[in-house]
Context: one part of a larger RNA
Molecule: small-subunit ribosomal RNA, 5' domain
Organism: uncultured bacterium
RNA sequence: GAUUGAACGCUGGCGGCAUGGCUAAAACAUGCAAGUCGUGGGAGAAUCCACUUCGGUGGAGGACACCGGCGAAAGGGCUAGUAAUGGUAUCGAACGUACCACGAGGUUGAGGAUAGCUGGGGGAAACUCCAGGUAAUACUCGAUAAGCUCUACGGAGGAAAGCUCCGGCGCCUUGGGAGCGGCGAUACUCCUAUCAGGUAGUUGGUGGGGUAAAGGCCUACCAAGCCAAAGACGGGUAGCGGGUGUGAGAGCAUGACCCGCAGCAUCGGGACUGAGACACUGCCCGGACUCCUACGGGAGGCUGCAGUAACGAAUCUUCCGCAAUGCGCGAAAGCGUGACGGAGCAAUGCCGCGUGUGGGAUGAAGCGGUUUCGCCGCGUAAACCACUGUCAGGUCCUAGGAAGAACUGACCGGGACCAGAGGAAGGGCCGGCUAAUCUCGUGCCAGCAGCCGCGGUAAGACGAGAGGCCCGAGCGUUAAUC
Numbered sequence: 001g002a003u004u005g006a007a008c009g010c011u012g013g014c015g016g017c018a019u020g021g022c023u024a025a026a027a028c029a030u031g032c033a034a035g036u037c038g039u040g041g042g043a044g045a046a047u048c049c050a051c052u053u054c055g056g057u058g059g060a061g062g063a064c065a066c067c068g069g070c071g072a073a074a075g076g077g078c079u080a081g082u083a084a085u086g087g088u089a090u091c092g093a094a095c096g097u098a099c100c101a102c103g104a105g106g107u108u109g110a111g112g113a114u115a116g117c118u119g120g121g122g123g124a125a126a127c128u129c130c131a132g133g134u135a136a137u138a139c140u141c142g143a144u145a146a147g148c149u150c151u152a153c154g155g156a157g158g159a160a161a162g163c164u165c166c167g168g169c170g171c172c173u174u175g176g177g178a179g180c181g182g183c184g185a186u187a188c189u190c191c192u193a194u195c196a197g198g199u200a201g202u203u204g205g206u207g208g209g210g211u212a213a214a215g216g217c218c219u220a221c222c223a224a225g226c227c228a229a230a231g232a233c234g235g236g237u238a239g240c241g242g243g244u245g246u247g248a249g250a251g252c253a254u255g256a257c258c259c260g261c262a263g264c265a266u267c268g269g270g271a272c273u274g275a276g277a278c279a280c281u282g283c284c285c286g287g288a289c290u291c292c293u294a295c296g297g298g299a300g301g302c303u304g305c306a307g308u309a310a311c312g313a314a315u316c317u318u319c320c321g322c323a324a325u326g327c328g329c330g331a332a333a334g335c336g337u338g339a340c341g342g343a344g345c346a347a348u349g350c351c352g353c354g355u356g357u358g359g360g361a362u363g364a365a366g367c368g369g370u371u372u373c374g375c376c377g378c379g380u381a382a383a384c385c386a387c388u389g390u391c392a393g394g395u396c397c398u399a400g401g402a403a404g405a406a407c408u409g410a411c412c413g414g415g416a417c418c419a420g421a422g423g424a425a426g427g428g429c430c431g432g433c434u435a436a437u438c439u440c441g442u443g444c445c446a447g448c449a450g451c452c453g454c455g456g457u458a459a460g461a462c463g464a465g466a467g468g469c470c471c472g473a474g475c476g477u478u479a480a481u482c
């Protein structure tokens, strides 16, 4: 000098765009953050229409809950762990892929349950039990079987679901592709030798198992290997990269925000479902903690958005909206979405604008300085005169953000007019480095200080005043990097 997710002190007008728990991956009250589909199923409330012998009947409708489908593995958060099961770059072969698009075929015959429901129990609750009976695009069996799978090439095996307003929407098998993912190889990837030897599924083989898939991934047997001063093994620290800061560069430091990858979801373990998880707002078991209880037993997980308390030098609203963009579901209308779009708070940063403009010398008063008692400085500064109307303020009107068949604007935005200089300047410094000096007070005291150093009676260095210098809605200090 540059920089910062900064903090502190003094001060503080407006706008735009960003950024905002770096500490306790410690604990959390409350609300919301993942639903949707009635064109799969049964049952069917409110309401509306028609008829009625006023008892009802028929049609439309389609709520809570149930079965079923898809989604819930995305999106959002955080960086604890991880020094390599990671990341970055370049490659590889033995694999998977729901939804979407394309190609080839198929979509046949039967069956038994179960929830909701009805009836009856248990429990404080969470919830649960028994009996009866019912449906499906839920479940099971049979048939069919290729350019599918296995094969010893003889053969063997294996699927489906219907709905419909007749437009269509689906279901099953299979092929190639795209995109995505799993797996493997090489190189690079912090400090430490006051860590020198480490390793028995360890290194390799054979048979078998397992996986979507190669493989000690697992297992039985056999061999005795494998890694290591080019640092194995151990210890410490740490998410990695694109990037960011600085620097002429080499380098050094760093990894907030945004993007990619990885890991995690109170701590530890486990699998289930599924195309995909060993699953943040799913399940089971164990631990710690908190809560409810009728003491028999139960409930919970903000490292989502707000918010609380704690910690700390320190970091925001328990806001508005699904109008836009995207995602899920749906044939669609649409519904949901603390993703997102916006607003709020904070000078936290960057950028822009303003706090007036022109004239005005009796160089006013006042203050200060010199004292030669005459001057000099603040100083065109003020008063005064004439203007302007940015910003802030007030009034009125709506191009645009909107694309869609109609309808649709949370918030932002645009234009015109009115009044009137009014509402808007401070901070640090002035011995040298370093731009800017005098007077008074103090007297090695009180104090200053980044370094050198000032202060012991004329202090340009302390304190005050006057004047000046540098920046300016900021200015300084502290911390940190180059």
Stems, first nucleotide, its partner, number of pairs: 001482004006478005013353006019346002021311001027308002030306003035070003040067002047060005077264003086189007095181003102175006108142004117132006148157003162169002190236003197227003202224008239261004243254004266287005289300004317343001319342003325339001326337004356387004366378005391423001393418006400412002426471005431452003437466005447454002